[in-house]
RNA sequence: GGCGCCAUAGUGCAUCGGUUAGCACACGGCUCUUUCAAGGCCGAAGGACGGGUUCGACUCCCGUUGGCGCCGCCA
Numbered sequence: 001g002g003c004g005c006c007a008u009a010g011u012g013c014a015u016c017g018g019u020u021a022g023c024a025c026a027c028g029g030c031u032c033u034u035u036c037a038a039g040g041c042c043g044a045a046g047g048a049c050g051g052g053u054u055c056g057a058c059u060c061c062c063g064u065u066g067g068c069g070c071c072g073c074c075a
Stems, first nucleotide, its partner, number of pairs: 001071007010025004018055001027043005048064005
């Protein structure tokens, strides 16, 4: 340098054009308990960045950034 894959809450994963973007753990509040833990209820927090296509984009296309892998070049 070329090609491929990946990027969604704090972490790990769903969702694969029309959702209020969901689940588990973690976190906060309430409850329960003599206390703590466990349990129950509730809550906050997310589509890497910029364009494009589309009536509508996390999802499709292009570019950028970062990560991983394969190949190549120089020495």